[in-house]
RNA sequence: CAAGUAAGACAGACGGUUGCGGCUGAAGGUAAUUCCUUCAGGUGAGGAAAGUCCGGGCUUCACAGGGCAGGAUGCCGGAUAACGUCCGGUGGAGGCGACUCCAAGGCAAGUGCAACAGAAACAUGCCGCCAGCAGAUAUGCGAAGGAACUGCGCAGGCAUUUCUUUCGGGGGAGUUUAAGCUCCCUCUGGUAAGGGUGGAAAGGCAGCUUAAGAGACUACCGUCCCACUGGUAACAGUGGGAGCCAUGUAAACCCCAUCCGAAGCAAGACCAAACAGGAAGCAACAGAUUUGCCCGGUCUGCUUUCAGGUAGGUCGCUUGAUGCGGCUGGCAACAGCCGUACUAGAUAGAUAACCGUUCAACGACAUAACCCGGCUUAUCGUUUUGCUUGCCGG
Numbered sequence: 001c002a003a004g005u006a007a008g009a010c011a012g013a014c015g016g017u018u019g020c021g022g023c024u025g026a027a028g029g030u031a032a033u034u035c036c037u038u039c040a041g042g043u044g045a046g047g048a049a050a051g052u053c054c055g056g057g058c059u060u061c062a063c064a065g066g067g068c069a070g071g072a073u074g075c076c077g078g079a080u081a082a083c084g085u086c087c088g089g090u091g092g093a094g095g096c097g098a099c100u101c102c103a104a105g106g107c108a109a110g111u112g113c114a115a116c117a118g119a120a121a122c123a124u125g126c127c128g129c130c131a132g133c134a135g136a137u138a139u140g141c142g143a144a145g146g147a148a149c150u151g152c153g154c155a156g157g158c159a160u161u162u163c164u165u166u167c168g169g170g171g172g173a174g175u176u177u178a179a180g181c182u183c184c185c186u187c188u189g190g191u192a193a194g195g196g197u198g199g200a201a202a203g204g205c206a207g208c209u210u211a212a213g214a215g216a217c218u219a220c221c222g223u224c225c226c227a228c229u230g231g232u233a234a235c236a237g238u239g240g241g242a243g244c245c246a247u248g249u250a251a252a253c254c255c256c257a258u259c260c261g262a263a264g265c266a267a268g269a270c271c272a273a274a275c276a277g278g279a280a281g282c283a284a285c286a287g288a289u290u291u292g293c294c295c296g297g298u299c300u301g302c303u304u305u306c307a308g309g310u311a312g313g314u315c316g317c318u319u320g321a322u323g324c325g326g327c328u329g330g331c332a333a334c335a336g337c338c339g340u341a342c343u344a345g346a347u348a349g350a351u352a353a354c355c356g357u358u359c360a361a362c363g364a365c366a367u368a369a370c371c372c373g374g375c376u377u378a379u380c381g382u383u384u385u386g387c388u389u390g391c392c393g394g
Stems, first nucleotide, its partner, number of pairs: 001390010012358007020044002023041007046365001050376002053374005058264004065295004070260005075089005090104001091102004105255002110253002112249003126195002128191005133140002141168008150159003169186007203221002206218002222244001223242008268315004277306006286300004322341008
């Protein structure tokens, strides 16, 4: 200097003029602390106010329990009011790296699903490899059958020995006196090593054995189990044992662990005003009751339909799990202590307009409605700091 990566900051400022909402104070008017007018002081829409995705505070049911269903989370430890958030770590993936990402428990519990290709996707045998008793013109061996001798048995029969018959693949071609040898086809048996298909094919790799192979066996890995060491733990390391289920998928059903009452500020409370009831049904063995169902509990009326009245005001409403600064503890998230600030509460909806100067900001995304902690999405421009990589120079 360039390219990255992580964490932040700003969202205009100054001056003048005019206008709107609310708070505090003063003065005047008014029967009135009610209301109105004037003056002064302070104040008034974001980093996401958006989405309504999570979690709460708060309100009501309600004195509110248990079970099932349902839903959510899913490595370990911590932070927090809580969370599906955040911090730190472990394991895995990506990157040269700083760093980033993970819907990260269980498929050796069970049940499913997996297109196409392939012979075959919980188990195969397509291609291939090996064998057809040994020997080698002798002979031996094996199998099946028959006969004889001897021994045993009541008998059927059993055992040894001897003799004998058949068989120990089939067909074709070449060579040969013939045997034998070579090649092709077929039959029977063995094989899962090699090859093909595929994301994945009886765990991987190198050997031994074998007719040919193969965890069949051996060494090293992998998987599972046990022990020891370190660590709070996830987990890591070391040693031993077992030939040992072996594709993927749980963001499939499911299993395991933990957690969850519901509805919502149009919640709800108070004040004022107005009105009109009719019909049908259930009825204490009933009805109603705040996730759905059941049990329990509570209350005494409830449900459907037709017809009518009101829809105004006040509160809730902004002092908070708050902001800012400092110190202490902690790797950090964060917690504690001290100091300081009060900074929109509208209700058809205020938070603005113009001019001048300056400036990176007049602009993008956009505009408060009970409040807060997060997450996600959109987005113009400027700027700070740490770290990584490359180049150049010293």
Predicted 3D model of a 394-nucleotide RNA (Bacterial RNase P class A) from Acetatifactor sp. Of the family's consensus pairs, 96% are formed in the model. The organism belongs to Acetatifactor, within Bacteria. The RNAcentral record of the sequence draws on ENA. The coordinates come from a structure-prediction model, not an experiment, and the mean pLDDT is 76.